[in-house]
RNA sequence: CCGGAAAUAGCGAAGUUGGUAUCGCGCUCGGCUUGGGACCGAGAGAUCGCCAGUUCAAGUCUGGCUUUUCGGA
Numbered sequence: 001c002c003g004g005a006a007a008u009a010g011c012g013a014a015g016u017u018g019g020u021a022u023c024g025c026g027c028u029c030g031g032c033u034u035g036g037g038a039c040c041g042a043g044a045g046a047u048c049g050c051c052a053g054u055u056c057a058a059g060u061c062u063g064g065c066u067u068u069u070c071g072g073a
Stems, first nucleotide, its partner, number of pairs: 001072007010025004019056001027043005049065005
C1' cells in the first nucleotide's frame, strides 16, 4: 500500500426480511440461613466506536473516519 473481518451494559456474546435491543457472568435490594455460599424473587446499568446520508422509522442499509485483527504485496 491492497483486500477481508470486527466495534452493542463492568466483562463475554445474541439481535432474522429495517419497526423503541435480549441472554450469561458480575452489581444492588429482598427472601431463605445463626452467618456465608448455593438457590428463589425483584431492580439498576448500553441513545449500539465517531460523523454524515437514505427512510415515516437505522444496532441493521450506504459513504467517510478511528481503533483492533487476519491475509497478501
Source information:
Predicted 3D model of a 73-nucleotide RNA (transfer RNA) from a Candidatus Glassiibacteriota bacterium. The coordinates come from a structure-prediction model, not an experiment, and the mean pLDDT is 81. It matches the Rfam family "tRNA". By type it is a transfer RNA.